Small-subunit ribosomal RNA, 5' domain from an uncultured bacterium, 520 nucleotides, folded computationally. It matches the Rfam family "Bacterial small subunit ribosomal RNA". Gene Ontology terms of the family: ribosome and structural constituent of ribosome. Its mean pLDDT, the model's own confidence on a scale to 100, is 85.
Context: one part of a larger RNA
RNA sequence: GGAUGAACGCUGGCGGCGUGCUUAACACAUGCAAGUCGAACGGAGGACCCCUGAAGGAGUUUUCGGACAACUGAAGGGAAUCCUUAGUGGCGGACGGGUGAGUAACGCGUGAGUAACCUGCCUUGGAGUGGGGAAUAACAGUUGGAAACAGCUGCUAAUACCGCAUGAUGCAGUUGGGUUGCAUGGCUCUGACUGCCAAAGAUUUAUCGCUCUGAGAUGGACUCGCGUCCGAUUAGCUAGUUGGUGGGGUAAAGGCCCACCAAGGCAGCGAUCGGUAGCCGGCCUGAGAGGGUGGACGGCCACAUUGGGACUGAGACACGGCCCAGACUCCUACGGGAGGCAGCAGUGGGGGAUAUUGCACAAUGGGGGGAACCCUGAUGCAGCGACGCCGCGUGGGCGAAGAAGUAUUUCGGUAUGUAAAGCCCUGUCAGCAGGGAAGAAGAUGACGGUACCUGAACAAGAAGCCCCGGCUAAAUACGUGCCAGCAGCCGCGGUAAUACGUAUGGGGCAAGCGUUAUCC
Numbered sequence: 001g002g003a004u005g006a007a008c009g010c011u012g013g014c015g016g017c018g019u020g021c022u023u024a025a026c027a028c029a030u031g032c033a034a035g036u037c038g039a040a041c042g043g044a045g046g047a048c049c050c051c052u053g054a055a056g057g058a059g060u061u062u063u064c065g066g067a068c069a070a071c072u073g074a075a076g077g078g079a080a081u082c083c084u085u086a087g088u089g090g091c092g093g094a095c096g097g098g099u100g101a102g103u104a105a106c107g108c109g110u111g112a113g114u115a116a117c118c119u120g121c122c123u124u125g126g127a128g129u130g131g132g133g134a135a136u137a138a139c140a141g142u143u144g145g146a147a148a149c150a151g152c153u154g155c156u157a158a159u160a161c162c163g164c165a166u167g168a169u170g171c172a173g174u175u176g177g178g179u180u181g182c183a184u185g186g187c188u189c190u191g192a193c194u195g196c197c198a199a200a201g202a203u204u205u206a207u208c209g210c211u212c213u214g215a216g217a218u219g220g221a222c223u224c225g226c227g228u229c230c231g232a233u234u235a236g237c238u239a240g241u242u243g244g245u246g247g248g249g250u251a252a253a254g255g256c257c258c259a260c261c262a263a264g265g266c267a268g269c270g271a272u273c274g275g276u277a278g279c280c281g282g283c284c285u286g287a288g289a290g291g292g293u294g295g296a297c298g299g300c301c302a303c304a305u306u307g308g309g310a311c312u313g314a315g316a317c318a319c320g321g322c323c324c325a326g327a328c329u330c331c332u333a334c335g336g337g338a339g340g341c342a343g344c345a346g347u348g349g350g351g352g353a354u355a356u357u358g359c360a361c362a363a364u365g366g367g368g369g370g371a372a373c374c375c376u377g378a379u380g381c382a383g384c385g386a387c388g389c390c391g392c393g394u395g396g397g398c399g400a401a402g403a404a405g406u407a408u409u410u411c412g413g414u415a416u417g418u419a420a421a422g423c424c425c426u427g428u429c430a431g432c433a434g435g436g437a438a439g440a441a442g443a444u445g446a447c448g449g450u451a452c453c454u455g456a457a458c459a460a461g462a463a464g465c466c467c468c469g470g471c472u473a474a475a476u477a478c479g480u481g482c483c484a485g486c487a488g489c490c491g492c493g494g495u496a497a498u499a500c501g502u503a504u505g506g507g508g509c510a511a512g513c514g515u516u517a518u519c520c
Stems, first nucleotide, its partner, number of pairs: 001520004006516005013392006019385002021350001026348003030345003035091003040088002043085005049078003055072002059068003098303003107228008117220002122216008130164001132162002139154006170196006176189005201208002229275003236266003241263008278300004282293004305326005328339004356382001358381003364378001365376004395425004405416004429461001432455004439447001464509005469490003475504005485492002
């Protein structure tokens, strides 16, 4: 000198774009953050319509007992349509969002490999969608319980569940030919034979689906070469350890796991141990080489109160799913239960320090749905903070009687200083008034009466901070007297201090200026 997710002191006009718990991965009140589909299903409730019609009954009539009766219309039954939805079922809750605790590792980066693999939704090709069955929630009844919830009996539906049929180019086994590879082997002749496996309907008749299978795309899994901090005041480490055979397991190779066999494997080119740390694209600095760093944005990884486990599923060993154990908090009728903000806001605490319990799904994107649409604290916006960068303003021109004041003085003057006053202009920004977008494809705008445009009036509402001994741009006076104090280094102050304090003047930067911390 540059830089920062900064903080502190003094000061503070406006706008745009960014950015904002670096500390306690500390504990969390409250609200919201993942739902959707009635075009899969049976119910339930409501609306509308029809039938019957209890009861009331204006009114008419009366022999005063009553009779008829428009109208309102309880309960019940029926058919179609529409609306709502607790439950069964489907898809999605594995994405999106957060955090960096752990991890020195194939975790990450880069380059290869899989002849050892999987892939819902999507695209494309081939084939099919025949015929049956048994249940179960909801519901009704009932039992236990304070509750959470659980049990029993009975009924019922499906795109829920289970057989049967049909199946090949699929899979498995046996077997033949061709071709090819670095080995196990691959590809192929839709070779041959045997065995095995499917399905579901809905509807507004346009479609949306369902099953099997080939290929693609996308996403993932695994392996390997190289690179990846400090310590030797850590020198030896290792028994599933290293390898083999056989099996189990997995989507898949493999001590991944198991039985048996062998005795290996790593290490001074730093094993093991200890400390520290998420990695990268990047960012800062530097002429570069290098050094430092990994906040925001993007990619990967890991985690979700701590530890462990599996279930479901195409995909999880799953932040707002389940089970167990621990700590903590809450409810309880003491028997037992409930919870997990490292989602968005917000609270307490810690700290030098870091924001609103805001608006909207209008846009972009995501989930569900045939769609209308619903959900979306992703996202788009707004609010707060000079936290950063950038832009603008706080006026411009003329103006010497060099006014007054202030400071100084050799008392003559000098400086402040064209500075002010005065005269003439302009009207940025803010404020006031009027108009008023783009962002939206046909409709739909949170932002927002915002940006922007126009008009009127008025110099009005808008300047501070640090420094002035040398380094280093900028000096005098007074006060103080090794005191009070200053200080980045050298150093200054003990009676003439350009170094302390104040004033005047000056220098620098400027809505900022200094200080502190850290990096180059």